[in-house]
Formats: sequence, structure tokens, C1' cells
RNA sequence: GAGAAAUCUCCAGCGCCAGCCCUCGCCGGAACCACGUUCCACGUCGAGGUGACGAGGUGGAGGGAGUAUCGAUCAGUCGGCGGGUGCCCUCCCGGCUUUCCACAGCCGUUACGGGGCGGUAAAACCCAGGAGCGAUCCCGGGGACAAAUCCGUUCCGCGGUGGAGC
Repeated sequence: GAGAAAUCUCCAGCGCCAGCCCUCGCCGGAACCACGUUCCACGUCGAGGUGACGAGGUGGAGGGAGUAUCGAUCAGUCGGCGGGUGCCCUCCCGGCUUUCCACAGCCGUUACGGGGCGGUAAAACCCAGGAGCGAUCCCGGGGACAAAUCCGUUCCGCGGUGGAGC
């Protein structure tokens, strides 16, 4: 968030907005005799809008650095702020290498490393509906397309040292 409920879905690529940008209003300027309408555009003020599309990712504690994996798109996905499952160090817990313990190494409950091959994403797009003066937002349907440190499969390599026990 949906549903009457049971329950289901989403939930750190997440949240936010002081700048530029965009919209509306006000003020200002121009045209028309004028009411008023239209146009213009700099700035102020007020109220708003936009500001990342999914895939993937957490044993616990402390510390550190700073653009924390992957592709899609070319739209403000501009520019920033905050946070963060990533990285590094220490300790603890756990798995594997031997039944147990210690050390060493690799890992995190699917609990070794590497190579090859394979793997229905979402937005964008099309159709339709709704909200708003507007910028814009919400929602239903259709159909397509990725990459990875993710998933599957296959091949290669590794699986130690000491002690105890049997």
C1' cells in the first nucleotide's frame, strides 16, 4: 500500500532539497482610446513542481577511508545533503580443510578459489483512466531489451601444520 478478513506486496540505489531549472500568482514594462485582453521578460516576493530505472547486496561489536557492486536509459538520472547491506583493520561467534583442540588459510549459514557457457529486470515505449489553472503527479493494461561480485551448470585448482583421542 491492497483486501471484509485471512493474508499478500513493497520497504537503505534508500530518503531529503537552501542552488540553477520549471509552473502559477503578484508587482513591473509594451500594444490597443479605454474596461480589459494579449504579449514580453529581468528581478523581488508568495505558493508549488522536478530532482535515479531496476538487478544485486547485512553473522555480531568497535574503528577507518571516501564518488560502496551491476547494467538499462540520455530524461534535470543537473547540482548538492543525509544515510547505507560494499571495502580496509582489530576482536568475538559460526562453517570448511580431520573426530576434538590450537594455529594457518578461505569464507558467512547456499559459510574455498579461478575459468567457460547459460539465465522472463524495471523505467523508457505504446494504449487507456484519474488529479491539478499549470509545471507535474498517480494508476491499469500491452509488449521488448541488460550486466554483475547474483542464479544455474560445467571444467580446473586447493583442502595445511602441530597436539589430543581412537
Molecule: glmS glucosamine-6-phosphate activated ribozyme aptamer
Organism: uncultured Acidimicrobiaceae bacterium